[in-house]
Molecule: Bacterial RNase P class A
Organism: Microbacteriaceae bacterium
RNA sequence: UGGGUCGGCAAGACGGUCGCGUCAUCUGCUCUCGGGCGGAUGCCGAGGAACGUCCGGGCUCCACAGGGCAGGGCGGUGGGUAAUCCCCACCCGGAGUGAUCCGCGAGACAGUGCAACAGAGAGUAAACCGCCACGGGCGGGCGCCUUCGGGCGGGCGGCCGGGGUAAGGGUGAAACGGUGGUGUAAGAGACCACCAGCGAUUCGGGUGACCGGUCGGCUAGGUAAACCUCGCCCGGAGCAAGGUCAGACAGGGAAUGUUCGAGGCGGCCCGCCGAGUUCCCGGGUAGACCGCUAGAGGGCUGCGGCAACGUAGUCCCGAGAUAGAUGGCCGUCCAGCGUCGACAGCGCAAGCUGGGAACGGGGACAGAACCCGGCGUACCAGCCGGCCCAUUCG
Numbered sequence: 001u002g003g004g005u006c007g008g009c010a011a012g013a014c015g016g017u018c019g020c021g022u023c024a025u026c027u028g029c030u031c032u033c034g035g036g037c038g039g040a041u042g043c044c045g046a047g048g049a050a051c052g053u054c055c056g057g058g059c060u061c062c063a064c065a066g067g068g069c070a071g072g073g074c075g076g077u078g079g080g081u082a083a084u085c086c087c088c089a090c091c092c093g094g095a096g097u098g099a100u101c102c103g104c105g106a107g108a109c110a111g112u113g114c115a116a117c118a119g120a121g122a123g124u125a126a127a128c129c130g131c132c133a134c135g136g137g138c139g140g141g142c143g144c145c146u147u148c149g150g151g152c153g154g155g156c157g158g159c160c161g162g163g164g165u166a167a168g169g170g171u172g173a174a175a176c177g178g179u180g181g182u183g184u185a186a187g188a189g190a191c192c193a194c195c196a197g198c199g200a201u202u203c204g205g206g207u208g209a210c211c212g213g214u215c216g217g218c219u220a221g222g223u224a225a226a227c228c229u230c231g232c233c234c235g236g237a238g239c240a241a242g243g244u245c246a247g248a249c250a251g252g253g254a255a256u257g258u259u260c261g262a263g264g265c266g267g268c269c270c271g272c273c274g275a276g277u278u279c280c281c282g283g284g285u286a287g288a289c290c291g292c293u294a295g296a297g298g299g300c301u302g303c304g305g306c307a308a309c310g311u312a313g314u315c316c317c318g319a320g321a322u323a324g325a326u327g328g329c330c331g332u333c334c335a336g337c338g339u340c341g342a343c344a345g346c347g348c349a350a351g352c353u354g355g356g357a358a359c360g361g362g363g364a365c366a367g368a369a370c371c372c373g374g375c376g377u378a379c380c381a382g383c384c385g386g387c388c389c390a391u392u393c394g
Stems, first nucleotide, its partner, number of pairs: 001390009012333007020045002023042008047365001051376002054374005059238004066270004071234005076090005091105001092103004106229002111227002113223002128169002130165003134161003138157002142153004177195006196219001198216003202213004242290004251281006263273002297316008334363001337360003343354004
């Protein structure tokens, strides 16, 4: 200098003016004394995702959320947290030169299933081509002998039969370990060396997943993001939850149940509580307040920890609306971007790279509604840092 990879911040700034909302202080009018309608001043007033509603909780109610079945969620190990499919560290496997990234990561000797076609054969599987020796028989030929009729011996090529083989070749996504050798009629873990896998009353390290060593017999396939098994976890509903106050009205009918038990917030069973429960027709109310923002809160510092995080001290107090507020205008400055370009570097030149001043231009995705922690998605401009690779210079 170029490329890559991981992380953090950030989301235009300032001033003036008019206008909104909560709260605080002061204050005016009205009043059915509950309140209502104003004025002035001051502080404060959307987000990193407020979006999605994919998750986990706090909180509220249902009876005490008790036991079990079914069902659902998760799945390497150890930690963190209120909790999670989240976060941290480590292990194993894979990709990459590497920084780093990815993982539905337990079990196939509990059982069931699946693997089309091809292929001899797809899991107690299997012999198509081929290789080897034996028997029978065919054809050509060589050497020696010959009484010239033939005889003896070695070998070559083919056919048939049964036998041995699983090394070589073929089929396939995958073929009963791999590479190299010894050995054999030809082969084969039959044997040997190394490697992988599996196993062990085994040794060492580690909290553990696991790693390393030693020995063994040679090898008991793949798939569970198929059903399944194992281990751990799980009541339900949700702020339109749930409460307080005020106010108004008009009740009628039916079914069922009351200890042989209806009903009791996903299904079933047990246990427990228990006298009401459900449906139809009709009438009144829709107001005010709480919940509602001081929190599993934030900043700084110390200590513990590899880290996530925890802990102690100290400082700070942020929007709480309810047809739902935070907007408009003006000015200045600034970012990306565009035009032009003093000047600088390289170059013979053409040109390439950088670039002050000036002019133009003007900023994305997007709006709280009980709160918090995650994940996913959208996004303009910019800044900072760690690490890796390549090249060059000192």